[in-house]
RNA sequence: UUAAUAUCUAGAGACAGGGAGGGACCGGCCCGAUGAACUGUCAGCAACCUACCGUUUGGCAAGGUGCUAAUUCCGUCCAAGAAAGGAAAGAUAUGAA
Numbered sequence: 001u002u003a004a005u006a007u008c009u010a011g012a013g014a015c016a017g018g019g020a021g022g023g024a025c026c027g028g029c030c031c032g033a034u035g036a037a038c039u040g041u042c043a044g045c046a047a048c049c050u051a052c053c054g055u056u057u058g059g060c061a062a063g064g065u066g067c068u069a070a071u072u073c074c075g076u077c078c079a080a081g082a083a084a085g086g087a088a089a090g091a092u093a094u095g096a097a
Base pairs, nucleotide, nucleotide: 001097002096004094005093006092007091008090013042014041015040016039017038021031022030023029026075027074028073043068044067045066048064049063050062052059053058072089076087077086078085
């Protein structure tokens, strides 16, 4: 990088450095000098993988990831009286090529 599978209305931030951007893309709408991105330290959330305990479901949170504004911030397509539903795009995990 590619395809597959699973999940995505829950949950969880302080400090220091930094100094104008950020929320994937585009449009909107927001966040930001009462300090954005990013980096570090510490903390937390979650439980996909490993370990451990139990063993039909489960637990734990040590290790590998992930995450800690707003439903994946909102939107597109199919179907439909409406809703539920399905798909696309995106994110994360796992094993594979």